[in-house]
Context: one part of a larger RNA
RNA sequence: UUGGGCGUAAAGCGUCCGUAGGUGGUUUAGUAAGUCUGCUGUUAAAGCGCGGGGCUUAACCCUGUAUCGGCAGUGGAAACUACUAGACUUGAGUGUGGUAGGGGUAGAGGGAAUUCCCAGUGUAGCGGUGAAAUGCGUAGAUAUUGGGAAGAACACCGGUGGCGAAGGCGCUCUACUGGGCCAUAACUGACACUGAUGGACGAAAGCUAGGGGAGCGAAAGGGAUUAGAUACCCCUGUAGUCCUAGCCGUAAACGAUGGAGACUAGGUGUUGGCCGUAUCGACCCGGUCAGUGCCGUAGCUAACGCGUUAAGUUUCCCGCCUGGGGAGUACGCUCGCAAGAGUGAAACUC
Repeated sequence: UUGGGCGUAAAGCGUCCGUAGGUGGUUUAGUAAGUCUGCUGUUAAAGCGCGGGGCUUAACCCUGUAUCGGCAGUGGAAACUACUAGACUUGAGUGUGGUAGGGGUAGAGGGAAUUCCCAGUGUAGCGGUGAAAUGCGUAGAUAUUGGGAAGAACACCGGUGGCGAAGGCGCUCUACUGGGCCAUAACUGACACUGAUGGACGAAAGCUAGGGGAGCGAAAGGGAUUAGAUACCCCUGUAGUCCUAGCCGUAAACGAUGGAGACUAGGUGUUGGCCGUAUCGACCCGGUCAGUGCCGUAGCUAACGCGUUAAGUUUCCCGCCUGGGGAGUACGCUCGCAAGAGUGAAACUC
């Protein structure tokens, strides 16, 4: 509980697509469901309100009468909503011409580094730390040179820069493929926005099966430290990290800020376009559109801060919150191989 809210106090679904529903641009004519309005009926009496009266007054009682509102019927109005028929182009979409990009999928190729193997040179140490030790090394290590193998990640460019709905995406080339932006105004003519249920995607870790395994490294073993040290430090090291197919469906999935539209001072960077000025041309300069940053006016805010990328002023739709703990627990249901996930209380207590 017809209220007030959701950046940080409780509260924006991780993200998108989309069904029902809700909401919806300009204009003409008609209808009259909503809407507005007249009249009629009804809405018992008592009570309430108002006028008058009776008990000495009041309470109380008697009498008369009215309004609002509801429902139904009937007559009218046509601005708004709705519906029907028609028209329009600004919203939306399509076309045409350009354009930037680590957007996605698959395949091929590359160099540096690391580790291992083989061979040469070479000799007593190497490694590691706060200091050490475990460890490696005279069966020749570390170092250095040449050759070979493997797996993973792609230095510089690199940016407060780019792309993507989000998760996320970074060596090079090729193929296929999604979206954006700019210009144009040829076409469609409101086709739009949001979105309960639903669907798809969704880091890392984890799971199943088969591969792969260089480095790193939960677990585990050892060495130190310490009163202890199930840690921090060191030496090893298994799962895992990688690939293919499938599952899981969660994160401080964050801008802790849902989406769409409109309006409201500026300044200064930067990315991608277009136009103009200028020029031989590229710059420079000015304007404009789309992104991405910083500062800041009005305004907002408890403050911090936000501030045309709003947390300002508003419209529409969805989600969510309603004291702390108990508890994201129990129970039930759905999903999952499992781990668990989703939904989600109460008693009690302060």

This is a predicted structure of a 350-nucleotide part of an RNA (small-subunit ribosomal RNA, central domain) from Jaaginema sp. WUC279. The full RNA is in RNAcentral, with records from SILVA. The coordinates come from a structure-prediction model, not an experiment, and the mean pLDDT is 85.